[in-house]
RNA sequence: GCCUCCAUAGCUCAACGGCAGAGCGACGGUUUUGUAAACCGCUGAUGUCAGUCCAAUUCUGACUGGGGGCU
Numbered sequence: 001g002c003c004u005c006c007a008u009a010g011c012u013c014a015a016c017g018g019c020a021g022a023g024c025g026a027c028g029g030u031u032u033u034g035u036a037a038a039c040c041g042c043u044g045a046u047g048u049c050a051g052u053c054c055a056a057u058u059c060u061g062a063c064u065g066g067g068g069g070c071u
């Protein structure tokens, strides 16, 4: 330099173009002499900029970052 894949919550992952979800975690509560466990509640996200579309996490392009391959 070229090709390819990925980017969603603090972490690991879902989501036929039509409501953004789960588990773990954090926080609060119940329980306990206390801690842990258990149970209840709560918290928090679509990498950036454009395009297509009535509607974009989803499709297209560029950029940024990361993984793999070729030279």
Stems, first nucleotide, its partner, number of pairs: 001070007010024004018054001025043001027041004047063005
Molecule: transfer RNA
Organism: Candidatus Gottesmanbacteria bacterium